[in-house]
RNA sequence: UCUAUAGAUAGAGGCGCGUUUUUCAAUAGUAGCUCAAGCAAGGAUGACGGGUCCGAUGACCUUAAGUGAAAGGGGAAAACGCCGAAGGUUCCAGGUGCCGUUUCAUCUGGGGCCUGGUUGGCCGGCAAACAGCCUUCCAACUGUCGCUUUUACAAGCGGAGAGCUAUCGGUAGA
Repeated sequence: UCUAUAGAUAGAGGCGCGUUUUUCAAUAGUAGCUCAAGCAAGGAUGACGGGUCCGAUGACCUUAAGUGAAAGGGGAAAACGCCGAAGGUUCCAGGUGCCGUUUCAUCUGGGGCCUGGUUGGCCGGCAAACAGCCUUCCAACUGUCGCUUUUACAAGCGGAGAGCUAUCGGUAGA
């Protein structure tokens, strides 16, 4: 000096990722509540069992009138944490939803697997929803590395973030 190997520190991709707060629209003239009329014995909890509460002072349900939300999701702004940022899926453990079992939903922690990122689109799923979100796949753009082609610009193909770039020093070999 070169090669290989593991480590530490710092970075890059870009409509970049995530969280929180504020605000706006929609959700929606919906749910709920009040009153009136009718009906007549049950109603509230996905199911089963239990418990509690309400109900002939008329519950539940139907019609009509009046009043009238919110959560989740979305747009914008700001702040914070970041570049496996983060997301998805599945399994395990625990918590919450009146109690138990189960289902479902949601939250926390851990393990396995998948995805470099963004945009758009078909199918499918979640959801009250034609809002929006999620995933496989497809297409385009983009970053990175490798190979090939080109005088060069650049182009083509392929891989994946356990990656890539820079610096530092450790070990082994030449």